[in-house]
RNA sequence: GGGGAUGGAGUCCCCCUUACAACCGCCCCUCGGGCUGAUGACUCCU
Repeated sequence: GGGGAUGGAGUCCCCCUUACAACCGCCCCUCGGGCUGAUGACUCCU
RNA backbone atom coordinates (compact mmCIF):
# COMPACT_ATOMS: atom_id res chain seq x y z
P G A 1 -0.88 3.72 3.63
O5' G A 1 -0.90 2.82 2.32
C5' G A 1 -0.69 3.37 1.01
C4' G A 1 -0.67 2.23 0.00
C3' G A 1 -1.92 1.35 0.00
O3' G A 1 -2.98 1.94 -0.75
C1' G A 1 0.00 0.00 0.00
P G A 2 -4.53 1.51 -0.41
O5' G A 2 -4.61 0.00 -0.94
C5' G A 2 -4.56 -0.28 -2.34
C4' G A 2 -4.48 -1.79 -2.56
C3' G A 2 -5.68 -2.57 -2.04
O3' G A 2 -6.78 -2.54 -2.96
C1' G A 2 -3.70 -3.64 -1.38
P G A 3 -8.30 -2.75 -2.44
O5' G A 3 -8.33 -4.28 -2.02
C5' G A 3 -8.26 -5.30 -3.01
C4' G A 3 -8.18 -6.68 -2.36
C3' G A 3 -9.38 -7.04 -1.50
O3' G A 3 -10.46 -7.52 -2.28
C1' G A 3 -7.37 -7.59 -0.37
P G A 4 -12.00 -7.42 -1.73
O5' G A 4 -12.00 -8.56 -0.59
C5' G A 4 -11.98 -9.94 -0.94
C4' G A 4 -12.10 -10.80 0.31
C3' G A 4 -13.32 -10.50 1.17
O3' G A 4 -14.46 -11.20 0.70
C1' G A 4 -11.39 -10.67 2.54
P A A 5 -15.63 -10.42 -0.06
O5' A A 5 -15.33 -10.85 -1.55
C5' A A 5 -15.58 -12.16 -2.03
C4' A A 5 -16.43 -12.08 -3.27
C3' A A 5 -17.69 -11.21 -3.10
O3' A A 5 -17.38 -9.84 -3.35
C1' A A 5 -18.30 -13.27 -4.03
P U A 6 -18.20 -8.77 -2.50
O5' U A 6 -19.45 -8.39 -3.42
C5' U A 6 -19.22 -7.89 -4.73
C4' U A 6 -20.23 -6.78 -5.01
C3' U A 6 -20.39 -5.73 -3.91
O3' U A 6 -19.37 -4.76 -3.99
C1' U A 6 -22.53 -6.37 -4.73
P G A 7 -18.90 -4.01 -2.70
O5' G A 7 -19.83 -2.69 -2.68
C5' G A 7 -19.75 -1.76 -3.75
C4' G A 7 -20.41 -0.45 -3.36
C3' G A 7 -19.85 0.21 -2.10
O3' G A 7 -18.64 0.93 -2.37
C1' G A 7 -22.21 0.25 -2.02
P G A 8 -17.60 1.12 -1.19
O5' G A 8 -18.34 2.15 -0.20
C5' G A 8 -18.58 3.50 -0.62
C4' G A 8 -19.31 4.28 0.47
C3' G A 8 -18.64 4.26 1.84
O3' G A 8 -17.56 5.19 1.91
C1' G A 8 -20.96 3.89 2.08
P A A 9 -16.32 4.89 2.89
O5' A A 9 -16.94 5.19 4.34
C5' A A 9 -17.28 6.53 4.71
C4' A A 9 -17.87 6.56 6.11
C3' A A 9 -17.05 5.86 7.18
O3' A A 9 -15.98 6.68 7.65
C1' A A 9 -19.31 5.24 7.41
P G A 10 -14.62 5.98 8.15
O5' G A 10 -15.04 5.41 9.59
C5' G A 10 -15.33 6.31 10.66
C4' G A 10 -15.80 5.54 11.89
C3' G A 10 -14.86 4.43 12.34
O3' G A 10 -13.76 4.93 13.11
C1' G A 10 -17.08 3.64 12.35
P U A 11 -12.36 4.18 13.04
O5' U A 11 -12.63 2.86 13.90
C5' U A 11 -12.86 2.95 15.30
C4' U A 11 -13.23 1.60 15.88
C3' U A 11 -12.23 0.48 15.59
O3' U A 11 -11.13 0.52 16.50
C1' U A 11 -14.43 -0.31 15.20
P C A 12 -9.71 -0.06 16.01
O5' C A 12 -9.95 -1.65 16.01
C5' C A 12 -10.12 -2.34 17.24
C4' C A 12 -10.59 -3.77 16.99
C3' C A 12 -9.63 -4.63 16.18
O3' C A 12 -8.58 -5.17 16.98
C1' C A 12 -11.84 -4.93 15.40
P C A 13 -7.23 -5.63 16.30
O5' C A 13 -7.65 -6.95 15.47
C5' C A 13 -7.99 -8.13 16.18
C4' C A 13 -8.47 -9.20 15.20
C3' C A 13 -7.45 -9.63 14.15
O3' C A 13 -6.52 -10.56 14.68
C1' C A 13 -9.57 -9.32 13.13
P C A 14 -5.08 -10.68 14.03
O5' C A 14 -5.35 -11.38 12.61
C5' C A 14 -5.76 -12.73 12.55
C4' C A 14 -6.17 -13.10 11.12
C3' C A 14 -5.06 -12.94 10.07
O3' C A 14 -4.19 -14.06 10.07
C1' C A 14 -7.09 -12.01 9.26
P C A 15 -2.69 -13.90 9.56
O5' C A 15 -2.87 -13.74 7.98
C5' C A 15 -3.32 -14.83 7.18
C4' C A 15 -3.54 -14.39 5.73
C3' C A 15 -2.32 -13.79 5.05
O3' C A 15 -1.44 -14.79 4.56
C1' C A 15 -4.22 -12.45 4.60
P C A 16 0.10 -14.47 4.36
O5' C A 16 0.07 -13.55 3.05
C5' C A 16 -0.31 -14.11 1.79
C4' C A 16 -0.35 -13.01 0.72
C3' C A 16 0.95 -12.26 0.52
O3' C A 16 1.85 -12.98 -0.31
C1' C A 16 -0.85 -10.72 0.61
P U A 17 3.43 -12.79 -0.15
O5' U A 17 3.63 -11.29 -0.70
C5' U A 17 3.37 -11.00 -2.06
C4' U A 17 3.36 -9.50 -2.27
C3' U A 17 4.70 -8.82 -1.96
O3' U A 17 5.55 -8.91 -3.11
C1' U A 17 2.91 -7.58 -0.98
P U A 18 6.89 -8.07 -3.18
O5' U A 18 6.48 -7.12 -4.40
C5' U A 18 5.85 -7.69 -5.55
C4' U A 18 5.42 -6.57 -6.52
C3' U A 18 6.59 -5.77 -7.10
O3' U A 18 6.28 -5.41 -8.45
C1' U A 18 5.11 -4.32 -5.98
P A A 19 6.75 -6.36 -9.58
O5' A A 19 5.53 -7.38 -9.69
C5' A A 19 4.24 -6.92 -10.11
C4' A A 19 3.22 -8.00 -9.81
C3' A A 19 1.83 -7.67 -10.42
O3' A A 19 1.22 -8.89 -10.84
C1' A A 19 1.64 -7.94 -8.09
P C A 20 0.79 -8.85 -12.45
O5' C A 20 0.53 -10.39 -12.75
C5' C A 20 -0.77 -10.96 -12.56
C4' C A 20 -0.62 -12.46 -12.31
C3' C A 20 0.04 -12.80 -10.98
O3' C A 20 -0.49 -14.04 -10.50
C1' C A 20 1.35 -13.64 -12.73
P A A 21 -1.73 -13.98 -9.47
O5' A A 21 -1.01 -13.54 -8.11
C5' A A 21 0.00 -14.36 -7.52
C4' A A 21 0.27 -13.92 -6.09
C3' A A 21 -0.99 -13.86 -5.22
O3' A A 21 -1.25 -15.14 -4.65
C1' A A 21 0.25 -11.84 -4.97
P A A 22 -2.75 -15.71 -4.60
O5' A A 22 -3.37 -14.98 -3.32
C5' A A 22 -2.84 -15.23 -2.01
C4' A A 22 -3.33 -14.17 -1.04
C3' A A 22 -4.85 -14.02 -1.01
O3' A A 22 -5.44 -14.96 -0.10
C1' A A 22 -3.82 -11.89 -1.20
P C A 23 -6.45 -16.09 -0.71
O5' C A 23 -7.68 -15.19 -1.24
C5' C A 23 -8.48 -14.49 -0.30
C4' C A 23 -9.45 -13.58 -1.04
C3' C A 23 -10.30 -14.28 -2.08
O3' C A 23 -11.44 -14.92 -1.49
C1' C A 23 -9.42 -12.30 -3.00
P C A 24 -12.01 -16.30 -2.09
O5' C A 24 -12.62 -15.82 -3.50
C5' C A 24 -13.77 -14.99 -3.53
C4' C A 24 -14.02 -14.51 -4.94
C3' C A 24 -14.19 -15.61 -5.99
O3' C A 24 -15.51 -16.11 -5.99
C1' C A 24 -12.73 -13.94 -6.82
P G A 25 -15.73 -17.66 -6.38
O5' G A 25 -16.77 -18.13 -5.25
C5' G A 25 -16.35 -18.19 -3.88
C4' G A 25 -17.53 -18.58 -3.00
C3' G A 25 -18.23 -19.86 -3.43
O3' G A 25 -17.55 -21.01 -2.92
C1' G A 25 -19.84 -18.17 -3.03
P C A 26 -17.54 -22.38 -3.76
O5' C A 26 -19.04 -22.92 -3.56
C5' C A 26 -19.49 -23.32 -2.26
C4' C A 26 -20.96 -23.67 -2.33
C3' C A 26 -21.33 -24.73 -3.36
O3' C A 26 -21.09 -26.04 -2.86
C1' C A 26 -22.85 -22.92 -3.50
P C A 27 -20.70 -27.24 -3.88
O5' C A 27 -22.11 -27.55 -4.59
C5' C A 27 -23.16 -28.17 -3.85
C4' C A 27 -24.40 -28.33 -4.73
C3' C A 27 -24.16 -29.05 -6.04
O3' C A 27 -24.16 -30.47 -5.86
C1' C A 27 -25.46 -27.11 -6.43
P C A 28 -23.22 -31.39 -6.75
O5' C A 28 -24.00 -31.43 -8.15
C5' C A 28 -25.22 -32.16 -8.26
C4' C A 28 -25.90 -31.83 -9.59
C3' C A 28 -25.09 -32.16 -10.84
O3' C A 28 -25.18 -33.55 -11.18
C1' C A 28 -26.09 -30.00 -11.04
P C A 29 -23.92 -34.27 -11.76
O5' C A 29 -23.55 -33.38 -13.04
C5' C A 29 -24.44 -33.36 -14.16
C4' C A 29 -24.05 -32.22 -15.09
C3' C A 29 -22.67 -32.38 -15.75
O3' C A 29 -22.78 -33.17 -16.94
C1' C A 29 -22.91 -30.17 -14.89
P U A 30 -21.63 -33.16 -18.06
O5' U A 30 -22.26 -32.23 -19.20
C5' U A 30 -21.82 -32.39 -20.56
C4' U A 30 -22.84 -31.75 -21.51
C3' U A 30 -23.03 -30.25 -21.28
O3' U A 30 -23.28 -29.62 -22.55
C1' U A 30 -25.09 -31.34 -21.02
P C A 31 -22.07 -28.99 -23.35
O5' C A 31 -21.94 -27.57 -22.64
C5' C A 31 -23.03 -26.64 -22.69
C4' C A 31 -22.62 -25.32 -22.03
C3' C A 31 -21.40 -24.67 -22.69
O3' C A 31 -21.51 -23.23 -22.60
C1' C A 31 -20.91 -25.14 -20.43
P G A 32 -22.29 -22.45 -23.74
O5' G A 32 -23.82 -22.54 -23.33
C5' G A 32 -24.32 -21.91 -22.18
C4' G A 32 -25.41 -22.77 -21.54
C3' G A 32 -26.07 -22.14 -20.31
O3' G A 32 -27.10 -21.21 -20.66
C1' G A 32 -25.48 -24.37 -19.85
P G A 33 -27.61 -20.10 -19.55
O5' G A 33 -28.35 -20.98 -18.42
C5' G A 33 -29.60 -21.61 -18.71
C4' G A 33 -30.02 -22.52 -17.56
C3' G A 33 -30.24 -21.82 -16.22
O3' G A 33 -31.50 -21.19 -16.14
C1' G A 33 -28.98 -23.80 -15.89
P G A 34 -31.74 -19.94 -15.10
O5' G A 34 -31.69 -20.62 -13.65
C5' G A 34 -32.74 -21.49 -13.23
C4' G A 34 -32.43 -22.11 -11.88
C3' G A 34 -32.21 -21.11 -10.74
O3' G A 34 -33.45 -20.65 -10.20
C1' G A 34 -30.53 -22.76 -10.68
P C A 35 -33.51 -19.19 -9.47
O5' C A 35 -32.71 -19.42 -8.10
C5' C A 35 -33.24 -20.28 -7.09
C4' C A 35 -32.29 -20.40 -5.92
C3' C A 35 -31.89 -19.06 -5.28
O3' C A 35 -32.90 -18.58 -4.39
C1' C A 35 -29.97 -20.42 -5.55
P U A 36 -32.96 -17.03 -4.02
O5' U A 36 -31.80 -16.91 -2.91
C5' U A 36 -31.96 -17.53 -1.64
C4' U A 36 -30.70 -17.34 -0.79
C3' U A 36 -30.29 -15.89 -0.57
O3' U A 36 -31.06 -15.29 0.48
C1' U A 36 -28.39 -17.20 -1.10
P G A 37 -31.29 -13.71 0.46
O5' G A 37 -29.84 -13.13 0.87
C5' G A 37 -29.33 -13.34 2.20
C4' G A 37 -27.88 -12.88 2.29
C3' G A 37 -27.65 -11.40 1.94
O3' G A 37 -27.92 -10.55 3.03
C1' G A 37 -26.03 -12.76 0.86
P A A 38 -28.57 -9.11 2.81
O5' A A 38 -27.46 -8.37 1.91
C5' A A 38 -26.32 -7.77 2.54
C4' A A 38 -25.21 -7.62 1.48
C3' A A 38 -23.91 -7.07 2.03
O3' A A 38 -22.83 -7.69 1.29
C1' A A 38 -24.71 -5.65 0.33
P U A 39 -22.15 -8.96 1.99
O5' U A 39 -21.49 -8.31 3.30
C5' U A 39 -20.54 -7.26 3.18
C4' U A 39 -19.75 -7.13 4.46
C3' U A 39 -19.01 -8.40 4.88
O3' U A 39 -17.77 -8.54 4.21
C1' U A 39 -20.17 -7.51 6.75
P G A 40 -17.36 -10.00 3.50
O5' G A 40 -16.76 -10.76 4.78
C5' G A 40 -16.58 -12.17 4.74
C4' G A 40 -15.94 -12.63 6.05
C3' G A 40 -16.67 -12.10 7.28
O3' G A 40 -17.72 -12.99 7.66
C1' G A 40 -14.36 -11.62 7.47
P A A 41 -19.21 -12.39 7.94
O5' A A 41 -19.04 -11.79 9.42
C5' A A 41 -18.85 -12.68 10.52
C4' A A 41 -18.51 -11.90 11.79
C3' A A 41 -19.48 -10.78 12.13
O3' A A 41 -20.63 -11.29 12.81
C1' A A 41 -17.27 -9.99 12.32
P C A 42 -22.09 -10.56 12.62
O5' C A 42 -21.91 -9.21 13.49
C5' C A 42 -21.83 -9.29 14.90
C4' C A 42 -21.58 -7.91 15.50
C3' C A 42 -22.56 -6.83 15.04
O3' C A 42 -23.79 -6.90 15.77
C1' C A 42 -20.35 -5.99 14.98
P U A 43 -25.16 -6.50 15.02
O5' U A 43 -25.04 -4.89 14.93
C5' U A 43 -25.12 -4.11 16.12
C4' U A 43 -24.86 -2.64 15.82
C3' U A 43 -25.71 -2.05 14.69
O3' U A 43 -27.03 -1.70 15.14
C1' U A 43 -23.47 -1.35 14.46
P C A 44 -28.25 -1.75 14.09
O5' C A 44 -27.95 -0.44 13.19
C5' C A 44 -28.09 0.85 13.77
C4' C A 44 -27.56 1.92 12.81
C3' C A 44 -28.24 1.94 11.43
O3' C A 44 -29.51 2.59 11.47
C1' C A 44 -25.90 2.19 11.20
P C A 45 -30.64 2.15 10.37
O5' C A 45 -30.06 2.85 9.03
C5' C A 45 -30.01 4.26 8.94
C4' C A 45 -29.34 4.67 7.63
C3' C A 45 -29.98 4.10 6.37
O3' C A 45 -31.14 4.85 5.99
C1' C A 45 -27.62 3.94 6.23
P U A 46 -32.37 4.05 5.27
O5' U A 46 -31.72 3.74 3.84
C5' U A 46 -31.42 4.81 2.94
C4' U A 46 -30.66 4.28 1.73
C3' U A 46 -31.39 3.17 0.95
O3' U A 46 -32.33 3.71 0.03
C1' U A 46 -29.10 2.60 1.27

The RNA shown here (Fluoride riboswitch aptamer (crcB RNA motif)) has 46 nucleotides and comes from bacterium UBA2219.
Of the family's consensus pairs, 100% are formed in the model.
Its Rfam family is "Fluoride riboswitch aptamer (crcB RNA motif)". On this family, see Ren et al., Nature 2012: "Fluoride ion encapsulation by Mg2+ ions and phosphates in a fluoride riboswitch".
It was read from a public genome assembly, where an Rfam model found it.